[in-house]
Context: one part of a larger RNA
RNA sequence: CUGGGCGUAAAGCGUAUGUAGGCGGUUUGAUCAGUCGGAUGUGAAAUCCCCGAGCUUAACUUGGGAAUGGCAUUCGAAACUAUCAAGCUAGAGUAGGCUAGAGGAAAGGGGAAUUCCGCGUGUAGCAGUGAAAUGCGUAGAUAUGCGGAGGAACACCAAUGGCGAAGGCACCUUUCUGGGGUCAUACUGACGCUGAGAUACGAAAGCGUGGGGAGCAAACAGGAUUAGAUACCCCGGUAGUCCAAGCCGUAAAUGAUGCUUGCUAGGUGUUUGAUUCGCUUCUGCGGAUUGAGUGCCGAACCUAACGGAUUAAGCAAGCCGCCUGGGAAGUAUACUCGCAAGAGUGAAACUC
Numbered sequence: 001c002u003g004g005g006c007g008u009a010a011a012g013c014g015u016a017u018g019u020a021g022g023c024g025g026u027u028u029g030a031u032c033a034g035u036c037g038g039a040u041g042u043g044a045a046a047u048c049c050c051c052g053a054g055c056u057u058a059a060c061u062u063g064g065g066a067a068u069g070g071c072a073u074u075c076g077a078a079a080c081u082a083u084c085a086a087g088c089u090a091g092a093g094u095a096g097g098c099u100a101g102a103g104g105a106a107a108g109g110g111g112a113a114u115u116c117c118g119c120g121u122g123u124a125g126c127a128g129u130g131a132a133a134u135g136c137g138u139a140g141a142u143a144u145g146c147g148g149a150g151g152a153a154c155a156c157c158a159a160u161g162g163c164g165a166a167g168g169c170a171c172c173u174u175u176c177u178g179g180g181g182u183c184a185u186a187c188u189g190a191c192g193c194u195g196a197g198a199u200a201c202g203a204a205a206g207c208g209u210g211g212g213g214a215g216c217a218a219a220c221a222g223g224a225u226u227a228g229a230u231a232c233c234c235c236g237g238u239a240g241u242c243c244a245a246g247c248c249g250u251a252a253a254u255g256a257u258g259c260u261u262g263c264u265a266g267g268u269g270u271u272u273g274a275u276u277c278g279c280u281u282c283u284g285c286g287g288a289u290u291g292a293g294u295g296c297c298g299a300a301c302c303u304a305a306c307g308g309a310u311u312a313a314g315c316a317a318g319c320c321g322c323c324u325g326g327g328a329a330g331u332a333u334a335c336u337c338g339c340a341a342g343a344g345u346g347a348a349a350c351u352c
């Protein structure tokens, strides 16, 4: 390389958009590039193979034949692929009604709680732990009442619940805005799928600038514990956590399961549409059918097993990514990116 693989053994890019490329529904006609067939030429000789011949045989030598991936020219075939032309509507999309939602951005508003400040009441403790101590408190704490300031997060509802491509998203209202589902018609007429490069988004931590800073809390300091205790526990506490506009580009970024399409028993929950029937009652409840999600159980089948099983890890197709013994090592070097931290690409010697 081929082959075989990628839930857990090595292996699915964190996610999407999309360029090139690869692949592509259905009908008719045309062409004949691919494809298939015939003929001609060529495909040196030797070798290999077959039938013979010569050395007593064989090796060896030798005659004839066959074979020779293929290439070129030419004559044909027209199913398939391709190209061209004209159509179709089952894929895809557009218009319309209805519909669920923590989907996104901005602005405004709200109450509970913590902390701090002021004033009042009030007196000796409070806080903390396994037990303590550091700490706070007679300069009046803790507790309690009233008032005020400020920041951050939004209890209950709440759920195997919902939305989003992923990261993720939850108090309320308004404005702007993306996507989805469903129904019945009309329209476009293959406009599709995937996607190397590329581009955009991308938790937390971190970085620079300007704000903000209640609580929490790396670092740090103190008290304990301990043989020690650079920890676990306790009292403090700075970056940070928050905002604005930038950077970083990584996570066990996980369903450890790439995307799209078709097919293949069921049962039972739940979310959200549509149709219909029955109860009712004045807007609900229940049943049936049919979509779109999201859970559990389970047949065929698959799997090394565990398990998966219409939300496949089953049966198939298209395209991309990735793996190839362990360590050295996601290291070195080089290059690209970055303010830096570092990220991306990514070896070898040696060793088992």
Base pairs, nucleotide, nucleotide: 004323005322006321007306008305012320014201015200016199017198021194022193023192025088026087027086028085029084030083031082033081034080035077036076037075038074039073040072041071042070049065050064051063052062053061054060091191092188093187094186095185096183097182098181099180103177104176105175106174107173108172109171110154115149116148117147118146119145120144121143125136126135162169163168206247207246209244210243211242215241216240220236222234223233258319259318260317261316262315263314266297267296268295269294270293271292272291273290274289275288276287277286278285279284301308302307325352326351327350334345335344336343337342

A computed fold for a 352-nucleotide part of an RNA from an uncultured bacterium, annotated as small-subunit ribosomal RNA, central domain. The prediction has a mean pLDDT of 86. RNAcentral holds the full RNA, with entries from ENA.